[in-house]
């Protein structure tokens, strides 16, 4: 350095079965997790309307104006996730630096100290909660363990 096996960690992301000589393995199963979805509640309190682009169709005399689905986009809004927020300064306006609060990890748990992280992606004008019901995911990344205390467990030997 490479391969195989094993034990762990972050995370919802695990287990068994599965045609076969064997490996892999669709669909399905158990388990864990996510989204949509009534009433009540929340929200609202005349009504109406509610982003951008494209062609098609309809009404229309009309390249006026309006409507209808269809396709595309993301600035509004929303979702998974710990991955937010405020102040100051800089800036090529993408973001960057410092600091505060807050959130997450450090291998059983708690506390203190200390260290590190605060991304990325998705939906597509649209969604509160939510029974029934519908639907989706089960990936990826990593370790030989920071200090102190407490309490357990496992293995080996006799």
């Nucleotide at each position: 350095u490479a391969u195989c096996c094993g034990c762990a960690c972050c995370c919802a992301c695990u287990c068994a079965c599965u045609u076969u000589c064997g490996c892999g393995g669709c669909a399905g199963g158990a388990g864990c997790g996510g989204g949509g979805g009534a009433a009540c509640c929340a929200g609202g309190u005349a009504g109406g309307c509610c982003g951008c682009c494209g062609g098609u169709c309809c009404g229309g005399a009309a390249c006026a104006c309006g409507g209808a689905a269809c396709g595309g986009c993301u600035c509004g809004g929303g979702g998974u996730g710990a991955a937010g927020u405020c102040g100051c300064g800089c800036c090529a306006c993408g973001g960057c630096g410092c600091g505060g609060c807050c959130g997450g990890a450090c291998a059983u748990c708690u506390c203190c100290c200390g260290u590190c992280c605060g991304a990325a992606c998705c939906c597509g004008a649209c969604a509160g909660c939510u029974c029934a019901c519908c639907u989706c995911g089960c990936a990826g990344g990593c370790g030989c363990c920071g200090g102190a205390g407490a309490g357990g467990a496992a293995u080996u030997u006799c």

Predicted 3D model of a 158-nucleotide RNA (c-di-AMP riboswitch aptamer (ydaO/yuaA leader)). The sequence was found by an Rfam model in a public genome assembly.